[in-house]
RNA sequence: GAUUUAUAAAGAAGUGUGGAGAGACCAAGCUCUAUGAAGCACUAGCAACCGCCAAAAUGGAAAGGUGCUAAAUCUUGGUUCAACUGAUACAGUUGAAGAAUAUAAAUU
Numbered sequence: 001g002a003u004u005u006a007u008a009a010a011g012a013a014g015u016g017u018g019g020a021g022a023g024a025c026c027a028a029g030c031u032c033u034a035u036g037a038a039g040c041a042c043u044a045g046c047a048a049c050c051g052c053c054a055a056a057a058u059g060g061a062a063a064g065g066u067g068c069u070a071a072a073u074c075u076u077g078g079u080u081c082a083a084c085u086g087a088u089a090c091a092g093u094u095g096a097a098g099a100a101u102a103u104a105a106a107u108u
Stems, first nucleotide, its partner, number of pairs: 001108008013043005021032003025078005044069003049065002052060002073100001079097008
């Protein structure tokens, strides 16, 4: 990197460094940001996927491996199908399914 499965409306921030952007990508919106963005380091915390405890689970703990700590994965759309409206293409609305992204575990 790829595949599969599960989860994603809950929860949890300070300091130092850094110095202008950030919220995955594209479009639109909205939000955060010199009262200091991203990144990096340290400390603290949250959760409980693996692991651990237990005869066992819809149980327990949080010392180990990850992960996470603004806002619903920040919101809507992105692809396909169906119905409807205007209509040649096409555009819009509604519904359904899916895709994408992130994290974990397993396999490769």
A computed fold for a 108-nucleotide RNA from Fulvivirga lutimaris, annotated as SAM riboswitch aptamer (S box leader). The model forms 89% of the base pairs in the Rfam consensus. Its mean pLDDT, the model's own confidence on a scale to 100, is 82. The source organism's lineage runs through Bacteria, Pseudomonadati, Bacteroidota, Cytophagales and Fulvivirga. It was read from a public genome assembly, where an Rfam model found it.